This is a predicted structure of an 82-nucleotide RNA (transfer RNA) from an Alphaproteobacteria bacterium. The source organism's lineage runs through Bacteria, Pseudomonadati, Pseudomonadota and Alphaproteobacteria. Rfam family: tRNA. By type it is a transfer RNA. Its mean pLDDT, the model's own confidence on a scale to 100, is 80. The sequence was found in a public genome assembly.
[in-house]
């Protein structure tokens, strides 16, 4: 400097046909079981909020009723070629 990939809850990771975002697993809180702990089961769980209703897929902008998905930029990362 070119050229390809990747970026989503606390973490991992799915929704590549554009058509409820977070399935699914770990973690975490509550609870049942134990004397206790561990296992093993239930049920919950993105962020602000009393609420109502906002906002949220790395930042901006753009196409379309409808973007995580497609198009332009820039930021980071990791591969490759000078």
């Nucleotide at each position: 400097g070119c050229g390809g990939g990747c970026g989503u809850g606390g973490c991992g990771a799915a929704a590549u046909u554009g058509g409820c975002a977070g399935a699914c697993g770990c973690g975490u809180c509550g609870g049942a079981u134990u004397u206790a702990g561990g296992u093993u089961c239930c049920g919950a769980u993105g962020g602000g909020g009393a609420a109502a209703c906002c906002c949220g897929u790395g930042g901006g902008g753009g196409u379309u009723c409808a973007a995580g998905u497609c198009c332009c930029u820039c930021c980071g990362c990791c591969c490759g070629c000078a």